The prediction has a mean pLDDT of 79. A computed fold for an 86-nucleotide RNA from Harenicola maris, annotated as Glycine riboswitch aptamer. It matches the Rfam family "Glycine riboswitch aptamer". Rfam links the family to the GO term glycine biosynthetic process. Lineage of the source: Bacteria > Pseudomonadota > Alphaproteobacteria > Paracoccaceae > Harenicola. Of the family's consensus pairs, 90% are formed in the model.
[in-house]
RNA sequence: AAAGCAGGAUAGGGAGAACCAGUUCAACUGGUGCCGAAGGAGCAACCGCCCCGGAAACUCUCAGGCAAUAGGACCUAUCUCGCGAC
Numbered sequence: 001a002a003a004g005c006a007g008g009a010u011a012g013g014g015a016g017a018a019c020c021a022g023u024u025c026a027a028c029u030g031g032u033g034c035c036g037a038a039g040g041a042g043c044a045a046c047c048g049c050c051c052c053g054g055a056a057a058c059u060c061u062c063a064g065g066c067a068a069u070a071g072g073a074c075c076u077a078u079c080u081c082g083c084g085a086c
Stems, first nucleotide, its partner, number of pairs: 004083002007080007018032005033066003039062001040060003046054003
């Protein structure tokens, strides 16, 4: 120095799910319901250096969300940083 792996930034794509009332589209409040793809938690296939750890797009719905905007797991591209790596 390279492939590769992890993080960050930028750009693009990006789902689901309600109504009633107060009071007036939204926002706010109350009631009942609904969604899963921020986060969080749980089980576990599986993996490892097998003592013990790491673990999901599965499950729960605490949080978040249920016009638009925003957010949004994940995917692609570019850049950057660390390991790889003496």